[in-house]
Context: one part of a larger RNA
RNA sequence: UUGGGCGUAAAGGGUGUGUAGGUGGUAUAGUUAGUCUUAUGUUAAAGCCUCAGGCUCAACCUGAGAUCUGCAUAAGAAACGGCUAAACUAGAGUGUGUGAGGGGUGAAUGGAACUCAUAGUGUAGGGGUGAAAUCCGUUGAUAUUAUGGGGAACACCAAAAGCGAAGGCAAUUCACUGGCGCAUUACUGACACUGAGACACGAAAGCGUAGGUAGCGAAAGGGAUUAGAUACCCCUGUAGUCUACGCCCUAAACGAUGUUCACUAGCUUUUCGGAGUAUCGACCCUCUGAGAGGCACAGCUAACGCGUUAAGUGAACCGCCUGGGUAGUACGAGCGCAAGCUUAAAACUC
Numbered sequence: 001u002u003g004g005g006c007g008u009a010a011a012g013g014g015u016g017u018g019u020a021g022g023u024g025g026u027a028u029a030g031u032u033a034g035u036c037u038u039a040u041g042u043u044a045a046a047g048c049c050u051c052a053g054g055c056u057c058a059a060c061c062u063g064a065g066a067u068c069u070g071c072a073u074a075a076g077a078a079a080c081g082g083c084u085a086a087a088c089u090a091g092a093g094u095g096u097g098u099g100a101g102g103g104g105u106g107a108a109u110g111g112a113a114c115u116c117a118u119a120g121u122g123u124a125g126g127g128g129u130g131a132a133a134u135c136c137g138u139u140g141a142u143a144u145u146a147u148g149g150g151g152a153a154c155a156c157c158a159a160a161a162g163c164g165a166a167g168g169c170a171a172u173u174c175a176c177u178g179g180c181g182c183a184u185u186a187c188u189g190a191c192a193c194u195g196a197g198a199c200a201c202g203a204a205a206g207c208g209u210a211g212g213u214a215g216c217g218a219a220a221g222g223g224a225u226u227a228g229a230u231a232c233c234c235c236u237g238u239a240g241u242c243u244a245c246g247c248c249c250u251a252a253a254c255g256a257u258g259u260u261c262a263c264u265a266g267c268u269u270u271u272c273g274g275a276g277u278a279u280c281g282a283c284c285c286u287c288u289g290a291g292a293g294g295c296a297c298a299g300c301u302a303a304c305g306c307g308u309u310a311a312g313u314g315a316a317c318c319g320c321c322u323g324g325g326u327a328g329u330a331c332g333a334g335c336g337c338a339a340g341c342u343u344a345a346a347a348c349u350c
Base pairs, nucleotide, nucleotide: 004321005320006319007304008303012318014201015200016199017198021194022193023192025088026087028085029084030083031082032081034080035077036076037075038074039073040072041071042070049065050064051063052062053061054060091191092188093187094186095184096183097182098181099180103177104176105175106174107173108172109171110154114150115149116148117147118146119145120144121143125136126135162169163168206247207246208245209244210243211242215241216240220236221235222234223233258317259316260315261314262313263312266295267294268293269292270291271290272289273288274287275286276285299306300305323350324349325348332343333342334341335340
């Protein structure tokens, strides 16, 4: 390379927007560098294959034919593909009506808990553990009441539930704002899918500057435990955790399952719509659309399992894998304030 693969064996990019590229709906007409047909020329000879012949046979030799593939020229075909023209509405988008939601950003407000301060009551303990001790307390702790301050997080509702591209998102209210579903079928008329580069977003930790710091708490100190204990347990406690702005760009960033489209038995639960039926009304019941779960047929799978939310059956495009270690390392390059990240080997060895 051909080929085979990527849930768990090596392998789906963390996620999206989108450039080039690749691929592309229905029907008509024209065209023809793809495609198909025919002819001619060429594709050396020998060899291979077939037939016939010559050495007594064979090997060997001779003759004829066939075959392969490419190229060039000419003529033709127009189903498919391309291009051109003018259409269509089933894909896609827009409009109108309506609906749900912890989707995002900013501001304001609230109660519980915690902690601090002050004041009152009150007296000898409190705290902590397996047991203790360090620690706090007669300069009055713990407990309890009142007042005031502070920061962070939002019990119940709460759900196999909802929303978001992913990361993620939960007190309440307001302002601004993104996406989605359903109904209608009014409009555009293939405007689509994927997407190397590129760009944007991207938990936690970490970094820079300025604030903030109640609780928790790497580091650090002390007390225990232990043979030791640089730990597990306890008492403290700095960075951090919080806010604003700017970086970092990695995760078991997981459904360990790329995106889009089509097709292929069902049962059941649940969320949000619509229609019918029913009704005073709300349920109930039937059908239908979009999600989220549990089972299960066919089929698939090494098995586990997956199974209309596919890991089934097909199509388009992208990413990735090719024995283990060395190694996601060295070197080089790019990015970064740094930490480091991305890209990414080999010798050697089993």

A computed fold for a 350-nucleotide part of an RNA from an invertebrate metagenome, annotated as small-subunit ribosomal RNA, central domain.
Its Rfam family is "Bacterial small subunit ribosomal RNA". Gene Ontology terms of the family: structural constituent of ribosome and ribosome.
The prediction has a mean pLDDT of 86.